[in-house]
RNA sequence: CCCACGAAAGGGCAAACCAGCCGUGAGGCUGGGGCGCAAAGCCAUGGGCCACGAACUGGAUUUGAGGGGGUUCGGUUUGUGGUCGCCAGGCUGCCGAA
Numbered sequence: 001c002c003c004a005c006g007a008a009a010g011g012g013c014a015a016a017c018c019a020g021c022c023g024u025g026a027g028g029c030u031g032g033g034g035c036g037c038a039a040a041g042c043c044a045u046g047g048g049c050c051a052c053g054a055a056c057u058g059g060a061u062u063u064g065a066g067g068g069g070g071u072u073c074g075g076u077u078u079g080u081g082g083u084c085g086c087c088a089g090g091c092u093g094c095c096g097a098a
Stems, first nucleotide, its partner, number of pairs: 005096002012037002017032006035085001041091003045088003048083016
């Protein structure tokens, strides 16, 4: 010095929750807060999850004489988004005991 690894020290980030603002929503930003984190630094590229729209479809309910319509909860496909603190991949990076 490099790879792997994660003791110590200094510092760093910041979950839930609360307040304000933005967004239909998932969620985001700022402040407080601190569960955790050695990449919890960066990139939505693949998978996962989440939201919204559309098409098709099942249930419940309601309206109607009926065809049918409304409301609501799901399923499938698809589109557009969100999440890097879900996993993988890519890029970069502080310290140095065993």
Molecule: c-di-GMP-I riboswitch aptamer
Organism: Kolteria novifilia